[in-house]
Formats: sequence, structure tokens, C1' cells
RNA sequence: UUUCCGAAAGGGUAAUCUGGAAGAAAUUCCAGUGACACAAAGCAUACGGAUCUGUUAUUAACUAACAGAUAGCCGGGCUGCCGAA
Repeated sequence: UUUCCGAAAGGGUAAUCUGGAAGAAAUUCCAGUGACACAAAGCAUACGGAUCUGUUAUUAACUAACAGAUAGCCGGGCUGCCGAA
């Protein structure tokens, strides 16, 4: 110095709820509230899945395809603070 790893320290993000706005919806954004949790809950859906919404297919469900949403759903990718065992 790097990797694994995650004690300590310094910090960081922000669950939920309320109001407003956008949207067909899932959901997203803003403000307030406040802290559920998170060692990547930092970044990116043009890597692979999963879940949710909608349309079509055939009356409903299932299923399939397509379009959209979730990065705080998971694996993977890139970047990154600190340095005990």
C1' cells in the first nucleotide's frame, strides 16, 4: 500500500406519518414530521432474477408477451470514509 474483515472514532443516509403535486396505476417528487433500519441503504436498470401496476391474448383466474415501477427486493458491476482484532 492492497485485499479480506468490521471493533472504535468521526460522520452519512433516512423508515413511518401528514400535506401538496405528477401519474391510469404501481409509484415518484417537494415540504413538514421523525428515525425503522442500513458498512455502501453511494452510483448506474443498456448484467441476471424477483415482486408490483397496466395493456393485449380467451369471460374470470392462471399463464405469456409488451410497456412501466421498485437500486431501502436479491445476486452481480463501479466508486468510496476509518483501521482494532
Molecule: c-di-GMP-I riboswitch aptamer
Organism: Geotalea daltonii FRC-32